Description
c-di-AMP riboswitch aptamer (ydaO/yuaA leader) from Micromonospora pattaloongensis, 132 nucleotides, folded computationally. It matches the Rfam family "c-di-AMP riboswitch aptamer (ydaO/yuaA leader)". Gene Ontology terms of the family: regulation of gene expression and cyclic-di-AMP binding.
[in-house]
RNA sequence: CGGGGACCGCCGCCGGAUCGUCCAACGGCGAGCCGGGGAACCGCCACCGUGGGGUGAAUCCGCGCCAGCGGUGGCGAGCGUUCCAUCGGCGAACCCGUCAGCUGACGUGGUAGGCGGCCAACGGAAGGAACG
Numbered sequence: 001c002g003g004g005g006a007c008c009g010c011c012g013c014c015g016g017a018u019c020g021u022c023c024a025a026c027g028g029c030g031a032g033c034c035g036g037g038g039a040a041c042c043g044c045c046a047c048c049g050u051g052g053g054g055u056g057a058a059u060c061c062g063c064g065c066c067a068g069c070g071g072u073g074g075c076g077a078g079c080g081u082u083c084c085a086u087c088g089g090c091g092a093a094c095c096c097g098u099c100a101g102c103u104g105a106c107g108u109g110g111u112a113g114g115c116g117g118c119c120a121a122c123g124g125a126a127g128g129a130a131c132g
Stems, first nucleotide, its partner, number of pairs: 010117005018031005032111004037106001042101001051099001052096004060071004074090002076087002079127001081125003
């Protein structure tokens, strides 16, 4: 000097998953955000089943040696919105347990996890915030 790794702090990304507060701790509480159940009205027939349903962008089609591959509805990308464009981008997984349409009152649950930091494409229009 270069490369790699670890820890702390900070700055960011996906996501609802952040902030405040009590306790020695265990374990709580509150706010914010997110999910479910639950009338009337309206809607829907059920028919026994490989039933039905939910969270999520993650559905659907074809191929397959059934491991996966190609594509795709849809989703993400550094302040937000819109258009175009770009990215060796994503296009999963899990849960309920025969049961749930919508739904006021009411009642209830979650507030995880993972990743990046030599980076942040670019352009137009109208805005916002921070710093000096």

The sequence was found by an Rfam model in a public genome assembly.